[in-house]
RNA sequence: AAUCCAUCGAGACCGGCAGAGGGACAGGCCCUUUGAAGCCGGGGCAACCGUCGCAGUCACUGCCUGCGCAAGGUGCCAAUUCCUGCGGUGAUUCGAGGCGAUGUCCGCAUCCCUCGUUCGCCGGAAGAUGGUCG
Numbered sequence: 001a002a003u004c005c006a007u008c009g010a011g012a013c014c015g016g017c018a019g020a021g022g023g024a025c026a027g028g029c030c031c032u033u034u035g036a037a038g039c040c041g042g043g044g045c046a047a048c049c050g051u052c053g054c055a056g057u058c059a060c061u062g063c064c065u066g067c068g069c070a071a072g073g074u075g076c077c078a079a080u081u082c083c084u085g086c087g088g089u090g091a092u093u094c095g096a097g098g099c100g101a102u103g104u105c106c107g108c109a110u111c112c113c114u115c116g117u118u119c120g121c122c123g124g125a126a127g128a129u130g131g132u133c134g
Stems, first nucleotide, its partner, number of pairs: 004131005013042005021031003025085004043077003048073002052068005081126001086123006094116005100111004
């Protein structure tokens, strides 16, 4: 690298060096010389792994589940993974179309259907992180 599983609407920034980019990709929209990426130092968030404690389960231990703690291994510290991307579905507005239905003063009106637009919901894809495996 690849596999499998879980999570992704919460949370958490200062200083030094540096000097133009960054937000994975595409589009959009943002951040950025009031200093981007990157590197270094310190701080913090969180609770995935692991440690410890308590409770539940259990005949007991273990496994498992929940809660607490936060020394250690990662991770993270603009915007929901910044939004959208593919499929399904609901509703409103608007636009286009229909050999559709009803009414008609024959101009059209109302309703219905299809497509698009807008807003939402569900799922997926992609990505990220952890664990697993190796």
This is a predicted structure of a 134-nucleotide RNA (SAM riboswitch aptamer (S box leader)) from Marilutibacter penaei. The RNAcentral record of the sequence draws on Rfam.